[in-house]
This is a predicted structure of a 337-nucleotide RNA (Bacterial RNase P class A) from uncultured Rubrivivax sp. Taxonomically the source falls in Rubrivivax (Bacteria, Pseudomonadati, Betaproteobacteria, Burkholderiales).
RNA sequence: AGCAGGCCAGACCGUCGCUGGUGCAAGCGUGGAAACACGGCACUGGAGGAAGGUCCGGACUGCACAGAGCGGCGUAGCAGCUAACGGCUGUCCACCGUGAGGUGAGGAUCAGAGCAACAGAGACGAGUCGAUGCGGGGCGGAAGGCCCGCAUCGGGUGAAACGGGCAAUCUCUACGCGCAGCAACACCAAGUAGGCCGGCGUUGACGUGGCUCGCGGAGCCGGCGGGUAGGUGGCACCGAGCCGGGAGGCGACUCCCGGCCCAGAUGAAUGGCGGUCACGGCGGGGUCUGCGCAAGCAGGCACCGCCGCACAGAAUCCGGCCUAUCGGCCUGCUUCA
Numbered sequence: 001a002g003c004a005g006g007c008c009a010g011a012c013c014g015u016c017g018c019u020g021g022u023g024c025a026a027g028c029g030u031g032g033a034a035a036c037a038c039g040g041c042a043c044u045g046g047a048g049g050a051a052g053g054u055c056c057g058g059a060c061u062g063c064a065c066a067g068a069g070c071g072g073c074g075u076a077g078c079a080g081c082u083a084a085c086g087g088c089u090g091u092c093c094a095c096c097g098u099g100a101g102g103u104g105a106g107g108a109u110c111a112g113a114g115c116a117a118c119a120g121a122g123a124c125g126a127g128u129c130g131a132u133g134c135g136g137g138g139c140g141g142a143a144g145g146c147c148c149g150c151a152u153c154g155g156g157u158g159a160a161a162c163g164g165g166c167a168a169u170c171u172c173u174a175c176g177c178g179c180a181g182c183a184a185c186a187c188c189a190a191g192u193a194g195g196c197c198g199g200c201g202u203u204g205a206c207g208u209g210g211c212u213c214g215c216g217g218a219g220c221c222g223g224c225g226g227g228u229a230g231g232u233g234g235c236a237c238c239g240a241g242c243c244g245g246g247a248g249g250c251g252a253c254u255c256c257c258g259g260c261c262c263a264g265a266u267g268a269a270u271g272g273c274g275g276u277c278a279c280g281g282c283g284g285g286g287u288c289u290g291c292g293c294a295a296g297c298a299g300g301c302a303c304c305g306c307c308g309c310a311c312a313g314a315a316u317c318c319g320g321c322c323u324a325u326c327g328g329c330c331u332g333c334u335u336c337a
Stems, first nucleotide, its partner, number of pairs: 001334008010277007018046007028039004048311001052322002055320005060181004067213004072177005077091005092106001093104004107172002112170002114166002128155010139144001185233004195224006206216002241260008279308006286301006
């Protein structure tokens, strides 16, 4: 100067406030039509490395108890890890880099299509010019030149011309894929108009991606109009969970032992104030060390003052990938002096 990996993202105390849980208290009050919700005291928990993107994969919930085909979509060296993945690890090859390392959309061109601007006669089995050779034809007394076919070599244009490139163009091969999504869904309370009209429908409408078959099956679709839009669960939970130690493995990771419980709001909580400390930055003077003739430069130590930072905010949850980002720390490796 770089490469790869890991960690942190201030801490403590006091005070006031918000919110979840547990225990106690209370059996009352407030709101409400009801279901229900709120209200006291004590203790205790309370935003991230990406919570962002919604690009993948799942857990979970529902659709019917379910299938087949076509179409469509996804992946692509080999071997592993994982619940799974388009992820990760190792390795082969290719390319980039001095290197540590990084990237890879890395199956198939005799199954078939298609594309390549401009230039060039010609960019698919096509074909220009020149030379040589062979064969054939006709003209000519001959030399010679003309026409047709084949072969070889060469020229010009272009990245590429009787041979290639592109499959990140269609396609082929192998493997894989139900759909929708917590605004899923379940329950409670209340209320209306279980209304009216039209169309389709047991000769099968309709049935969670398209079509067909199959299966089930009596309602379905649209318009007008009316009521309600409230509450509880789902929901923080045993989680593919976290921490420590040991063993195995090149590694991703796996197993064993021990310990821990770590937000659940719903117009959306986790904040305000004060003090102390740590860390980082800026400034000030003091002191010490090194270099220097000096001016001064560099570094260490303590003190004083000021600042407090970037990207950014859970909403069912988890594993990845991608993007944004102030500052600090640790480990290993590479190159140069």
The sequence is in RNAcentral, with records from MGnify. The prediction has a mean pLDDT of 76.